[in-house]
RNA sequence: AUCGAUAAAAGCAAACCUGGGGCGACCCGGGGACGCAAAGCCACGGGCCUCACUGAGGCGGCCGGGUUGCCGAAG
Numbered sequence: 001a002u003c004g005a006u007a008a009a010a011g012c013a014a015a016c017c018u019g020g021g022g023c024g025a026c027c028c029g030g031g032g033a034c035g036c037a038a039a040g041c042c043a044c045g046g047g048c049c050u051c052a053c054u055g056a057g058g059c060g061g062c063c064g065g066g067u068u069g070c071c072g073a074a075g
Base pairs, nucleotide, nucleotide: 003075011036012035016031017030018029019028020027021026034061040067041066042065044064045063046062047059048058049057050056051055
């Protein structure tokens, strides 16, 4: 330095409800809490999904990758 259990501090927020936006996948605010050490951020590769489909989009809480980042026992 890297991996790493538990605890603590701080944080995010699935389903569902609700107000709004979008044709839609979905998105934003509020409530909520299933979960999360990157469940922070980025559609670059794969994947899934949508549509006014020869294209245009959505999902980062599906995987890989990039980037920033909290505590750090034994080993």
Annotation
A computed fold for a 75-nucleotide RNA from a Desulfobulbaceae bacterium, annotated as c-di-GMP-I-UAU riboswitch aptamer. Its Rfam family is "c-di-GMP-I-UAU riboswitch aptamer". Rfam links the family to the GO term cyclic-di-GMP binding. A reference for the family is Weinberg et al. (2017), "Bioinformatic analysis of riboswitch structures uncovers variant classes with altered ligand specificity", Proc Natl Acad Sci U S A. Model confidence (mean pLDDT): 85 of 100. Of the family's consensus pairs, 95% are formed in the model.